[in-house]
A computed fold for a 72-nucleotide RNA from Parcubacteria group bacterium GW2011_GWB1_40_14, annotated as transfer RNA. The coordinates come from a structure-prediction model, not an experiment, and the mean pLDDT is 82.

């Protein structure tokens, strides 16, 4: 070069085109404890960019970026 797969919290992953984008984990604060761990509570944090479609887009399409792969 061409084609294919993937890009959502910090990490690992959910989300029939229609929720308040969910969850484990870290994290943080409380409560517990002598102090910590564990537990239990709550609480910050995410849709890779820019168009298109559609009343409605994390999902569908273009095209770009960034990452794996196969080809040459």
């Nucleotide at each position: 070069g061409u084609c294919c797969c993937u890009g959502u919290a910090g990490c690992u992953c959910a989300a029939c085109g229609g929720a308040u984008a969910g969850a484990g984990u870290a994290c943080a604060a409380g409560c517990c404890u002598c102090c910590g761990a564990a537990g239990c509570u709550u609480g910050g944090g995410a849709u890779c960019g820019c168009g298109g479609u559609u009343c409605g887009a994390u999902u569908c399409c273009g095209c770009g970026c960034a990452g794996g792969g196969a080809c040459a």